[in-house]
Molecule: transfer RNA
Organism: Elioraea tepidiphila
């Protein structure tokens, strides 16, 4: 240049087009002489950006970006 695959809490990932969850981490509590484990609970999100579709978008559709991988090119 061309295809493809991802982009969601701090990390790792989920979500049939109908109020964004899960582990782990943290943060409070119980339990211990203390820690650790263990149990209980709490908090924590501009779903990568911008447009469309729609009654309603994390999700379907464009166009942009960033990260990975395949191809062609030039050298």
């Nucleotide at each position: 240049g061309g295809g493809c695959c991802c982009g969601u809490a701090g990390c790792u990932c989920a979500a049939c087009g109908g109020u964004a969850g899960a582990g782990c981490a943290g943060c409070u509590g119980a339990c211990u002489c203390u820690u650790a484990a263990u149990c209980a609970g709490c908090g924590g999100g501009u779903c990568c950006a911008a447009g469309g579709u729609u009654c309603g978008a994390g999700u379907c559709c464009u166009u942009g970006u960033g990260c990975g991988c395949c191809c062609a090119c030039c050298a």